[in-house]
RNA sequence: GUGGCUGUAGCUCAGUGGUAGAGCGCCAGGUUGUGGCCCUGGAGGCCGAGGGUCCGAUCCCCUCCAGUCACC
Numbered sequence: 001g002u003g004g005c006u007g008u009a010g011c012u013c014a015g016u017g018g019u020a021g022a023g024c025g026c027c028a029g030g031u032u033g034u035g036g037c038c039c040u041g042g043a044g045g046c047c048g049a050g051g052g053u054c055c056g057a058u059c060c061c062c063u064c065c066a067g068u069c070a071c072c
Base pairs, nucleotide, nucleotide: 001071002070003069004068005067006066007065010024011023012022013021018055026042027041028040029039030038048064049063050062051061052060
């Protein structure tokens, strides 16, 4: 340089047009003599950035950025 893949919560990942979820972690409560396990509830993300299409975009299109793989 060329081509592909990935980018969503603190971490690992779902979600492929109609107001974004799970597990683990965190906080509070319950349980327990205390702690752990377990149970209940809660906080935390406008989805890598910008633009376009659409009534409506995490999702489709374009450009860019970062990471990664292959080739050169």
Molecule: transfer RNA
Organism: Candidatus Berkelbacteria bacterium